This is a predicted structure of a 91-nucleotide RNA (Glycine riboswitch aptamer) from Maricaulis parjimensis.
The model forms 90% of the base pairs in the Rfam consensus.
Lineage of the source: Bacteria > Pseudomonadota > Alphaproteobacteria > Maricaulaceae > Maricaulis.
It was read from a public genome assembly, where an Rfam model found it.
C1' cells in the first nucleotide's frame, strides 16, 4: 500500500398490522382536536440473556417488551447487494 471490519453517501431489493368506530372541522381522502376498541415490530430505545471475547470484567440478538414508532399508497424502515469516500482498528 491491496483486501478485511467499523463509519458516511449514492442506488436497488425490502415484511408486518383498522383506508377501524363516533363527533367537529372541511367536498372526498389525507390533515387537526377529542373519545373508544383492535393489531404489528424490522427506525429508535428498553430487558432476559443465547451467544462471542482480550474472559477482572465487557460487547451482546432477528429473542421478549410495546414507551416511542407504525396499521391504503406515500414516507419511513432492520437486513441485503453493488459502487464511492475519509478516518481508525487490525493485518
Nucleotide at each position: 500500500a491491496c483486501a478485511c471490519u467499523c463509519c458516511c453517501c449514492g442506488c436497488g431489493g425490502g415484511a408486518g398490522a383498522g383506508a377501524c368506530c363516533g363527533g367537529c372541522a372541511a367536498a372526498c381522502a389525507a390533515u387537526g382536536c377529542c373519545g373508544g376498541c383492535g393489531c404489528c415490530g424490522a427506525a429508535g430505545g428498553c430487558g432476559c440473556a443465547a451467544c462471542c471475547g482480550c474472559c477482572c470484567c465487557g460487547g451482546a440478538a432477528a429473542c421478549g417488551c410495546u414507551c416511542a414508532g407504525g396499521c391504503c399508497a406515500a414516507a419511513g424502515g432492520a437486513c441485503c447487494g453493488c459502487g464511492g469516500g475519509a478516518g481508525a482498528g487490525a493485518c